[in-house]
Context: one part of a larger RNA
Molecule: large-subunit ribosomal RNA, domain V
Organism: Candidatus Methanolliviera sp. GoM_oil
RNA sequence: CUGGGGAUCCCUGACGGGAAGUGAAGACCCCGUGGAGCUUUACUGCAGCCUGUUGUUGGGAUGUGGUCUUGGAUGUGCAGAGUAGGUAGGAGGCGUCGAAGUCUCCGCGCCAGCGGAGAUGGAGCCAACAAUGAGACACUACCCUUCUGAGAACAUAUCUCUAACUCCGUAAGGAGAACAGCGAUAGGUGGGCAGUUUGGGUGGGGCGCCACCCCGCUGAAAAAAUAUCGGCGGGGCCCAAAGGUCGGCUCAGGUGGAUCGGAAAUUCACCGUAGAGUGCAAGGGCAAAAGCCGGCUUGAUGUGAUUCUGGACAACAAGGAAUCACGAACCGAAAGGUGGGCCUAGCGAACCUUUAAAUCCCUCUUGAUGAGGGUUAAAGAUGACAGAAAAGCUACCCCGGGGAUAACAGAGUUGUCACCAGUAAGAGUACAUAUCGACCUGGUGGUUUGCUACUUCGAUGUCGGCUCUUUCCAUCCUGGCCGUGCAGCAGCGGCCAAGGGCGGGGGAGUUCACCCAUUAAAGGAGAUCGUGAGCUGGGUUUAGACCGUCGUGAGACAGGUUGGUUACUAUCUGUCGGGGA
Numbered sequence: 001c002u003g004g005g006g007a008u009c010c011c012u013g014a015c016g017g018g019a020a021g022u023g024a025a026g027a028c029c030c031c032g033u034g035g036a037g038c039u040u041u042a043c044u045g046c047a048g049c050c051u052g053u054u055g056u057u058g059g060g061a062u063g064u065g066g067u068c069u070u071g072g073a074u075g076u077g078c079a080g081a082g083u084a085g086g087u088a089g090g091a092g093g094c095g096u097c098g099a100a101g102u103c104u105c106c107g108c109g110c111c112a113g114c115g116g117a118g119a120u121g122g123a124g125c126c127a128a129c130a131a132u133g134a135g136a137c138a139c140u141a142c143c144c145u146u147c148u149g150a151g152a153a154c155a156u157a158u159c160u161c162u163a164a165c166u167c168c169g170u171a172a173g174g175a176g177a178a179c180a181g182c183g184a185u186a187g188g189u190g191g192g193c194a195g196u197u198u199g200g201g202u203g204g205g206g207c208g209c210c211a212c213c214c215c216g217c218u219g220a221a222a223a224a225a226u227a228u229c230g231g232c233g234g235g236g237c238c239c240a241a242a243g244g245u246c247g248g249c250u251c252a253g254g255u256g257g258a259u260c261g262g263a264a265a266u267u268c269a270c271c272g273u274a275g276a277g278u279g280c281a282a283g284g285g286c287a288a289a290a291g292c293c294g295g296c297u298u299g300a301u302g303u304g305a306u307u308c309u310g311g312a313c314a315a316c317a318a319g320g321a322a323u324c325a326c327g328a329a330c331c332g333a334a335a336g337g338u339g340g341g342c343c344u345a346g347c348g349a350a351c352c353u354u355u356a357a358a359u360c361c362c363u364c365u366u367g368a369u370g371a372g373g374g375u376u377a378a379a380g381a382u383g384a385c386a387g388a389a390a391a392g393c394u395a396c397c398c399c400g401g402g403g404a405u406a407a408c409a410g411a412g413u414u415g416u417c418a419c420c421a422g423u424a425a426g427a428g429u430a431c432a433u434a435u436c437g438a439c440c441u442g443g444u445g446g447u448u449u450g451c452u453a454c455u456u457c458g459a460u461g462u463c464g465g466c467u468c469u470u471u472c473c474a475u476c477c478u479g480g481c482c483g484u485g486c487a488g489c490a491g492c493g494g495c496c497a498a499g500g501g502c503g504g505g506g507g508a509g510u511u512c513a514c515c516c517a518u519u520a521a522a523g524g525a526g527a528u529c530g531u532g533a534g535c536u537g538g539g540u541u542u543a544g545a546c547c548g549u550c551g552u553g554a555g556a557c558a559g560g561u562u563g564g565u566u567a568c569u570a571u572c573u574g575u576c577g578g579g580g581a
Base pairs, nucleotide, nucleotide: 008581009580010579011578012577013576014575015574017573018572019571021568022567029402030401031400032399034398035397036394037393038392039391042196043195044194045193046192048189049188050187051186052185053184054183055182056181058161059160060159061158062157063156064155065154067152068151069150070149071148072147073146075144085143086142087141088140089139092126093125094124101120102119103118104117105116106115107114108113165176166175167174168173199212200210201209208229213235214234215233216232217231218230236385237279238341239340243297244296245295246294247293248292249291251275253271254270255269256268257267258266277286278285280346282344283343284342301327302326303325304324305323306322307321308320309319329338330337331336352380353379354378355377356376357375360374361373362372363371364370409456410454411452412451413450415449417445418444419443420442421441422440426436427435463538464536465535466534468530469527470526471525472524473523476501477500478499479496480495481494482493483492484491504516505515506514544562545561546560547559548557549556550555
């Protein structure tokens, strides 16, 4: 000096590995005392509808019913002339306007008689007197039981009228008719419509369960306190004695004895610190008792105060316990004891309702009466137990939030899974270790399935296939070597080895698996279950629709079926080309 290659910088063309790329305060999931749409035998209402009553709405008839008015009749416990309804007055009343008696008919009847109508008859008939709880249907008045006649208004059923009202008709008129329609009011019905509710805890939510109120032991780490869907168990009562008090007694069990009598029935003696009992769980307690038996009783009482507990070493309710005061009691000779039960569980606010008390207070209304309201106490329940009055669906969905919380992926762990090892019972004719290898034990891996909830919910695109690259070895083939129950061929088992290879088809969305024919062999895994700013979109997982099943229904279903938008112009980085310095 020439040629080639490379590094760096700039420009340019491509590709789409990375920037958990851009896009959209995640639509899945959970949460909110958020929303909306829909459903129903959720709750509470409202239209609408049905029915009763009433107004518009009037006349008449008949039947029935109760009420009232009025006339008539009716009334037999025993005793007693006898069919005595009650009370009061009462000494007289009825009768030629026709009494007693007789005859006929009707009604009632406890068959003795009573009442009425007609005929005949011609002057009396019935009371006061004795028996009875009560005295005259002699007479009068009022009332009751039962029956009957008449009337009134009312109710109801049926019929009828015409004039409201309605319809037809231009009208005349006709049809219907106090019904219908309309108004008011009451009861029923009423997702047709409306407003709402539909709890919490929770190793995500749902399903399950209650760990949501209270008690005992343990957990609990020797003061107190102490969590989990930790462990073991209980309570939501019971008792007029199983309470109070006074007095007396001693249990379980054992040993020895006693008719039937035995292992166990009753009984005697002795031993017996509790090994029994205590209304009920456990713990603590208890022997001249807190256990067992008997006597008398109601302190399981009225009114208040304080302290502790509940209760979380802030505050607050109900409930519980202890101490004290004023009354009224019980038991005991007395001292004294008693405000329930040997103790620790056995419980519930306000509103409302009921009951009780007082010579109470207030209003209507002032004296009385009545009604209503208050005061005090007790009872009635909220168990989601410091206590709203309350069912569901949403894939048609929406909003606010959450990686405080699930599904994918990652991380942690590794029961499960895969692989390896230790030991070697046994199989292998004989012989554990050619080969196979139980029970038991120890690891490695991080490809399965779980668990956890640490990262991401102002989004890291989710199965499978296609494409393309790369890694591991626990090696399927090819290579080297060892053992053999290896004669050879072919095998079986092991050691080293990841250079290369590992293919084609069938149906299924499939991964996987099954099947077919080849092959030296048709290995197993990883890379955000590699790879959707590379493709596909068959599956899953929106909205339409069908079936089965479930649900009263809206709707639902790791049940089936069919259909169903796959965005991005490349800034940086990376890779591969081209040009220039």